[in-house]
Molecule: small-subunit ribosomal RNA
Organism: uncultured bacterium
RNA sequence: GAUGAACGCUAGCGGCAGGCUUAAUACAUGCAAGUCGAACGGCAGCGGGUGUAGCAAUACAUGCCGGCGAGUGGCAGACGGGUGAGUAACACGUACACAAUUUUCCUUUUACUGGGGCACAACCCAGAGAAAUCUGGGCUAAUUCCCCAUAGUAUUAGAAUAGGGCAUCCUAUUUUAAUUAAAGUUUUAAUGGUAAAAGAUAAGUGUGCGUCUGAUUAGGUAGUUGGUAGGGUAACGGCCUACCAAGCCAACGAUCAGUAACUGGUGUGAGAGCACGACCAGUCACACGGACACUGAGAUACGGGUCCGACUCCUACGGGAGGCAGCAGUAAGGAAUAUUGGUCAAUGGACGCAAGUCUGAACCAGCCAUGCCGCGUGAAGGAUGAAGGCCCUCUGGGUUGUAAACUUCUUUUAUCUGGGAAGAAAUCUCUGCAUUCUUGUAGAGUUGACGGUACCAGAGGAAUAAGCACCGGCUAACUCCGUGCCAGCAGCCGCGGUAAUACGGAGGGUGCAAGCGUUAUCCGGAUUUACUGGGUUUAAAGGGUGCGUAGGUGGGUUUUUAAGUCAGUGGUGAAAGCUCCGAGCUUAACUUGGAAAUUGCCAUUGAUACUAUUAAUCUUGAAUACAGUUGAGGUAAGCGGAAUGUGUCGUGUAGAGGUGAAAUUCUUAGAUAUGACACAGAACACCGAUUGCGUAGGCAGCUUGCUAAACUGUUAUUGACACUGAGGCACGAAAGCGUGGGGAUCAAACAGGAUUAGAAACCCUGGUAGUCCACGCCCUAAACGAUGAUCACUAGAUGUUGGCGAUACACUGUCAGCGUCAAAGCAAAAGCAUUAAGUGAUCCACCUGGGGAGUACGACCGCAAGGUUGAAACUCAAAGGAAUUGACGGGGGUCCGCACAAGCGGUGGAGCAUGUGGUUCAAUUCGAUGAUACGCGAGGAACCUUACCUGGGCUAGAAUGCAUUUUGACCGAUCCUGAAAGGGGUUUUUUUCGCAAGAAACAAAAUGUAAGGUGCUGCAUGGCUGUCGUCAGCUCGUGCCGUGAGGUGUUGGGUUAAGUCCCGCAACGAGCGCAACCCCUAUUACUAGUUACCAUCAGGUUAAGCUGGGGACUCUAGUAAAACUGCCUGCGUAAGCAGUGAGGAAGGAGGGGAUGACGUCAAGUCAUCACGGCCUUUAUGUCCAGGGCUACACACGUGCUACAAUGACAAGUACAAUGAGCAGCAAUAUGGUGACAUGGAGCAAAUCUCAAAAAGCUUGUCUCAGUUCAGAUUGAAGUCUGCAACUCGACUUUAUGAAGCUGGAAUCGCUAGUAAUCGCAAAUCAGCAAUGUUGCGGUGAAUACGUUCCCGGACCUUGUACACACCGCCCGUCAAGCCAUGGAAGCUGGGUGUACCUGAAGACGAUAACCGUAAGGAGUCGUUCAAGGUAAAAGCGGUGACUGGGGCU
Repeated sequence: GAUGAACGCUAGCGGCAGGCUUAAUACAUGCAAGUCGAACGGCAGCGGGUGUAGCAAUACAUGCCGGCGAGUGGCAGACGGGUGAGUAACACGUACACAAUUUUCCUUUUACUGGGGCACAACCCAGAGAAAUCUGGGCUAAUUCCCCAUAGUAUUAGAAUAGGGCAUCCUAUUUUAAUUAAAGUUUUAAUGGUAAAAGAUAAGUGUGCGUCUGAUUAGGUAGUUGGUAGGGUAACGGCCUACCAAGCCAACGAUCAGUAACUGGUGUGAGAGCACGACCAGUCACACGGACACUGAGAUACGGGUCCGACUCCUACGGGAGGCAGCAGUAAGGAAUAUUGGUCAAUGGACGCAAGUCUGAACCAGCCAUGCCGCGUGAAGGAUGAAGGCCCUCUGGGUUGUAAACUUCUUUUAUCUGGGAAGAAAUCUCUGCAUUCUUGUAGAGUUGACGGUACCAGAGGAAUAAGCACCGGCUAACUCCGUGCCAGCAGCCGCGGUAAUACGGAGGGUGCAAGCGUUAUCCGGAUUUACUGGGUUUAAAGGGUGCGUAGGUGGGUUUUUAAGUCAGUGGUGAAAGCUCCGAGCUUAACUUGGAAAUUGCCAUUGAUACUAUUAAUCUUGAAUACAGUUGAGGUAAGCGGAAUGUGUCGUGUAGAGGUGAAAUUCUUAGAUAUGACACAGAACACCGAUUGCGUAGGCAGCUUGCUAAACUGUUAUUGACACUGAGGCACGAAAGCGUGGGGAUCAAACAGGAUUAGAAACCCUGGUAGUCCACGCCCUAAACGAUGAUCACUAGAUGUUGGCGAUACACUGUCAGCGUCAAAGCAAAAGCAUUAAGUGAUCCACCUGGGGAGUACGACCGCAAGGUUGAAACUCAAAGGAAUUGACGGGGGUCCGCACAAGCGGUGGAGCAUGUGGUUCAAUUCGAUGAUACGCGAGGAACCUUACCUGGGCUAGAAUGCAUUUUGACCGAUCCUGAAAGGGGUUUUUUUCGCAAGAAACAAAAUGUAAGGUGCUGCAUGGCUGUCGUCAGCUCGUGCCGUGAGGUGUUGGGUUAAGUCCCGCAACGAGCGCAACCCCUAUUACUAGUUACCAUCAGGUUAAGCUGGGGACUCUAGUAAAACUGCCUGCGUAAGCAGUGAGGAAGGAGGGGAUGACGUCAAGUCAUCACGGCCUUUAUGUCCAGGGCUACACACGUGCUACAAUGACAAGUACAAUGAGCAGCAAUAUGGUGACAUGGAGCAAAUCUCAAAAAGCUUGUCUCAGUUCAGAUUGAAGUCUGCAACUCGACUUUAUGAAGCUGGAAUCGCUAGUAAUCGCAAAUCAGCAAUGUUGCGGUGAAUACGUUCCCGGACCUUGUACACACCGCCCGUCAAGCCAUGGAAGCUGGGUGUACCUGAAGACGAUAACCGUAAGGAGUCGUUCAAGGUAAAAGCGGUGACUGGGGCU
């Protein structure tokens, strides 16, 4: 885009078309083929007339007239109408042919139409039967039937002549013999009849070409193919019969099976094609299934007949009737397809002289949006852009939207009223004229189903008229709400798990529009079967290789023919349709005139380049001859040495062998090792190679025989002899099979030992088939160059093998091979590139998404194993190729890190502290959970904090802002109730300015307004943070390379802590990171000295920088200097590296800190804060009391204290730094054993205080013990803080004195002022659960060979089927469910063929009895034949216990 469509929603009108695609299923009822009295006998019924009777009504008679039932006869029922079952065929289409044919009616022409006869219906009588119908007897007519006569351009037989063709032959003329015709009617005008010829029409027959699928259908055929003779037919013919011959068809697809009416055309497509064959038109076939003939011009006959069968109906059970695939209609089937309508008015048909009759053909109407076409549902104006709806950033804006309202206008359509066609021309009747007497012509009259329809006019009034689908992308059109992987959507991709443009609704929008969507089907897109117009190295696809048949293709020159080819002409190619130009309906659809087209077929005339053909010829393709050369080419025989194994004999002694390590195994009966000899079988080291040979498989010791090939050289010979090659034939590794040998090694199976969770494996020890030979099979391989064969052409470079040419070892040319690298070109890329995957030619083979499956079935081959050929159902939306970037690897290379190693000290065991899990509970609030949670948020939970629980209260609320009003205070004091909050009272009482009124400030209360939420979502977010990681990386611009993703730069060679730097380089530069700049610290100088310092001078104290003073020192805190591989030596191109180098306080980044690239983990945090959305509002908010966060069978993390003598205790004694302090630190004094208390100087601090530093040192006790270690736990008594220490604080004194004697597997930290060890301070804080955290100083080690390994990381490279990226992906069995399918004992169904039996009607043949005057008939017999039956097979389906594999989940 289309449809004979259907379904869903919707629906105003008209025109034109169309309307059982399924059950060729069954049919009630009505109609669809009759007509002619001008062929006939007649007269049942109707109308009329006449006669008789009767007053009449009426009765009876009468074919007399109009006419006419039934009947005889003629013509038509073979047309028209329906359907598509069958048919793969000369059925159809097209073009020819009939010298092999027929044709009623019609036209033209010629001739004729004489005489006679016998019947049968109707009718009458009788009879049978339920009926249908039938029988017997009698009468009778004809255009019925029969006989005689006449006849030839007829028919048959024969003869002659002439001409022609297409083989048999045909035509014309002449002639002889024989045979066959007729019908009348009648109004006298005609019309019929017979014979013959011609035409027209219609039909029959034959042939060429065209006409679906399957080879898992390869052979078929006996009347089969042909001949002779006969029969039959309108006619040819095996059409039929007899005889003879053995043919005929088939790979260019016979036969068989399946499917199907064919065509003009229709749909689509640029075309070529592909699909279809409704309506209309042509042909064919069929008429309940099957067979058969009759009649006839024509039928093997839809509305005729006979028979068989199935079915339905009637029946008196004896027997009969029927055929809608005609028009309506019914049932059924189905997703689905109409009225039991009108008329013969027109067109057409049958009959008729005609009038006319008949006509479900036809013309009309009805139903149906089934399609095509047309029209309408209003038009113009109209903004405060109304209201309402929807949305938003919400005092407002946007949109619906000029849309509405409103004003003006129009009236198609619909409604009503009125008018009103064309289609009608004829026939016929009447009149006139002409007339060849048949008719022609003019006028008038008559005839319309549709239909009072189309059309026209008028009336009123916007009045009567819009839906459907869609809005994630493809694909035009976006927001809100609801829902929450639910409900649902979906053509493909896919959407939905709480912010859905994808589901449902709404608003808005888009598209089409009386329709719109969906479904089904066809074509297109699809160059996705490729003729036009594809491919085969790796995506699917080259046969394993050769030879060769058919076939296809084929070198140069000349010639012949003209088949292909090309051109002209003629015929045909129906009409309709399509296209163009016109015409008619108001337009269009539709109808119609003309033209064009119909690309085809046939015939004919020409052309001859090419192909073909004919006849010659040529040598360059091909082959042969001659001479050489080469090689693991093949085959057969012989020979050889090394090795291995075995045997024998020695030597010799305890192991050997084997492995990662072992064991099985061999060995004192003497192994292994070693020597000699012997035997056996198999394979051939070195040479040896990127080599050579062969068609492929393949071929390797040496020699010989036989044999094949290739190459080279030179001429010579043949003269296209060539290439390819479906089928076919041959060869064809290994394994395997059969028979017979052989059997050393190795070695499936098997056994044992190991390994392992297991080990049906890898490893080891053994070991049989086999491996070897001969003969015969098998016939497959990643049989690979994953690349078919042949020919020609298209830059080079280089290596190598074998020839040739020169004299040759440089060098070079040439031919044939084998390799590597590369140009153009090609390719998706990788890559290929004279050995093409380039450019062309010829032939063969093969491919068409993945799986199912190289499976099943069938066939062929095979001894078997199995091979060859080779599907489908079903299932998926991918499977695949090449390359890219990452990630990963029990891949490789380089490098780094307390990563390992080397060391030191811990954890894991004990007790306690603290955090977490778990459990418990009314609640034990919440968060953090591998590294990167767990002394974490919390730098401090008794109340508060507090978020949790229980109970009691409040509701504009506990807090804050703003506005308004009121009050004048607030604060404070106080009473009642209550656990408190709260509730209810009492009392007291402002400031400033201003004369005042009042205003302002402040405070409280009230009202209004913005509440509030530690409720949810860290997976909606901001900010902040952890981690990789202080790792050295991460990128950009321009250029260049690539179709592209991307690459290059950033890789490489060095170097560094470093993508740090240097060199090189299609790259050149740049950015974020690194480093540096900043702070502390180590040295020095300068400046400045108070609260710090005190060397010199002086004073002074028991002592003391205490005082005067000093500015030297320490120190304080500001400014400078200093370090840069700068210098030296060595190495290096350089960067740089090394050195116990020099110098220097410090040396190669001096030591620390701050500083964290692009990014990763949907990492953490909505409970710091902020914030979107959701939820809540007498509660999830808020106030209060009490409780809880402190629970306790247990598990884990982080710590503290210990287990002791390098110690504990006692006494004495020395040396810091950082800090903090007024609701504070507190000297000092007194009291207390002590915590502390009382009084209290000084100090807002370089001044005073905390403050004692501790380890250390000296002396003493303890003497290895659960202790003078360790301190848990518990009792008693206290101190302090605080409203308050019960749950639940710290501290003190005294008493008590638990576990613990150095810690399993495992695991952590640390490289120097570090670890270890010792104390000090601070934040938070009323107090404190601090053993935590953050800082400070004191004392102060050990070790690092080194980078194999573990962990983590960086760069380069490699593989990848991974990309959520190895915590990836993914295979098979088993278990469960579902689906389709193979096999299967069987069971079952229809179809086809064969054989036999039986055999109706009919036909053909034969025939004495019966009938008939006869012709002939009946009957009987034979042949044939539909249906039926029987039998054995073949083949195709269905089903089937059980069973096999397959797919999906």